[in-house]
RNA sequence: CCUCUGGAAAGCCGGCCAGCUGAGCAGGCCGCACCGACGGAGUAAGGCCGGGCUGCCGGCCGAAUCUCUCAGGUUCCGCAGACAGAGG
Numbered sequence: 001c002c003u004c005u006g007g008a009a010a011g012c013c014g015g016c017c018a019g020c021u022g023a024g025c026a027g028g029c030c031g032c033a034c035c036g037a038c039g040g041a042g043u044a045a046g047g048c049c050g051g052g053c054u055g056c057c058g059g060c061c062g063a064a065u066c067u068c069u070c071a072g073g074u075u076c077c078g079c080a081g082a083c084a085g086a087g088g
Base pairs, nucleotide, nucleotide: 001088002087003086004085005084006083011032013031014030015029016028017027019025020024033074034073035072039070040068041067042066046061047060048059049058050057051056
């Protein structure tokens, strides 16, 4: 890296459009509310460099399942899915 398997969270919200139907079903857009486990961003200890009389100051590097929620997602099914297991 590839294949298979397991794999959470959060709205059956409101409005508009139009389709199929005539109990309803599903789609698009907008608004508000929410989720964090594709992605993205921030960050500790510590390290490096420079300045400085001591104390210290500034910059860079530096992890996530922590934080943010840009992106993404939010009935079921389906899709996706960090991470884990098996095989190659």
Description
Model confidence (mean pLDDT): 77 of 100. This is a predicted structure of an 88-nucleotide RNA (Glycine riboswitch aptamer) from a soil metagenome. The sequence is in RNAcentral, with records from MGnify. It matches the Rfam family "Glycine riboswitch aptamer". Its family is annotated with glycine biosynthetic process in the Gene Ontology.